[in-house]
Background
This is a predicted structure of a 351-nucleotide part of an RNA (small-subunit ribosomal RNA, central domain) from an uncultured prokaryote.
Context: one part of a larger RNA
RNA sequence: CUGGGCGUAAAGCGCGCGUAGGUGGUUUGAUAAGUUGGAUGUGAAAGCCCCGGGCUCAACCUGGGAACUGCAUUCAAAACUGUCUCACUAGAGUACGAUAGAGGGGGGUAGAAUUUCAGGUGUAGCGGUGAAAUGCGUAGAGAUCUGAAGGAAUACCAGUGGCGAAGGCGGCCCCCUGGACAAUGACUGACGCUGAGGUUCGAAAGCGUGGGUAGCGAACAGGAUUAGAUACCCUGGUAGUCCACGCCGUAAACGAUGUCUACUUGUUGUUUGUAUCCUUGUGUGAUGUGAGUGACGAAGCUAACGCGGUAAGUAGACCGCCUGGGGAGUACGGCCGCAAGGUUAAAACUC
Numbered sequence: 001c002u003g004g005g006c007g008u009a010a011a012g013c014g015c016g017c018g019u020a021g022g023u024g025g026u027u028u029g030a031u032a033a034g035u036u037g038g039a040u041g042u043g044a045a046a047g048c049c050c051c052g053g054g055c056u057c058a059a060c061c062u063g064g065g066a067a068c069u070g071c072a073u074u075c076a077a078a079a080c081u082g083u084c085u086c087a088c089u090a091g092a093g094u095a096c097g098a099u100a101g102a103g104g105g106g107g108g109u110a111g112a113a114u115u116u117c118a119g120g121u122g123u124a125g126c127g128g129u130g131a132a133a134u135g136c137g138u139a140g141a142g143a144u145c146u147g148a149a150g151g152a153a154u155a156c157c158a159g160u161g162g163c164g165a166a167g168g169c170g171g172c173c174c175c176c177u178g179g180a181c182a183a184u185g186a187c188u189g190a191c192g193c194u195g196a197g198g199u200u201c202g203a204a205a206g207c208g209u210g211g212g213u214a215g216c217g218a219a220c221a222g223g224a225u226u227a228g229a230u231a232c233c234c235u236g237g238u239a240g241u242c243c244a245c246g247c248c249g250u251a252a253a254c255g256a257u258g259u260c261u262a263c264u265u266g267u268u269g270u271u272u273g274u275a276u277c278c279u280u281g282u283g284u285g286a287u288g289u290g291a292g293u294g295a296c297g298a299a300g301c302u303a304a305c306g307c308g309g310u311a312a313g314u315a316g317a318c319c320g321c322c323u324g325g326g327g328a329g330u331a332c333g334g335c336c337g338c339a340a341g342g343u344u345a346a347a348a349c350u351c
Stems, first nucleotide, its partner, number of pairs: 003323004007305002012319001014201001016199002021194003025088002029084003033081002035077008049065006091191001092188003095184001099180001103177007110154001115149007125136002162169002206247006215241002220236004258318006266296012278283001300307002324351003333344004
């Protein structure tokens, strides 16, 4: 090097963009690098293998052959790959005017609720639990009415509904902005796919600086429970949760399923386009045709479970990863980080 694998047994990078590289649609002609065939030269001898010979046999020695799968030169072929070249439109992209959407960023604004504060009414409890107590309350609580402040989150609509590459995104209005999709078939003419390094984004928690702080609430304090209770329950409560800027770069970052392309019986729900038809009862209509998202299932696959046009089926292109358990995602070293730590990543030993 070669093998077999990666939903659940070890194994898909958290997700994109993209460099090198790998790989790549239809067609004309050329070329001859790869490719194929012939010829010539070379491929030392010994050894191996085949057929003989010599030591009484054998080991051993020896003659001949084959082989040496290779390399070089040269002649030829032109299907395939490569290169150059004439074109094409089915891949990819652009244009035109539509469509749906919690896609992203910024600004503004609304109502409900909690809490606090002020005032009125009013009197003895409130709160909490399995039961209690800590706690609050005659300095007037809780309840109730009025007003004010402030922060955070947006009930119903709401839906295996929608959007986004993933993380994720939910009141309403405005501004800026990304993507998707159908139809037209006008334009470009293979511009494609994947992607080692690289680089962007990346929940929560955490960190730095400055704000903010209603509710909730690690730590902490108290009350209970208990043999104990550094817990579960209760009363409080600081970081934090929120905002701005900058870090961190990890998650059961999950569909535990990499991306792209093609092909392969069907049934049914739903979201959103579009074409034709029927209706005048303008529809939850019928029949097609796209793009999503669910359920069930032919063939096939699978160790089974299950998957099944959204494949784990049938194939192709490229990348990543696995190779018995523990030691260990650890040590050491490198790189990154303010730190916490992250990333890369062993061995001894042991079963």
The prediction has a mean pLDDT of 88. It matches the Rfam family "Bacterial small subunit ribosomal RNA". Rfam links the family to the GO terms structural constituent of ribosome and ribosome. The RNAcentral record of the full RNA draws on ENA.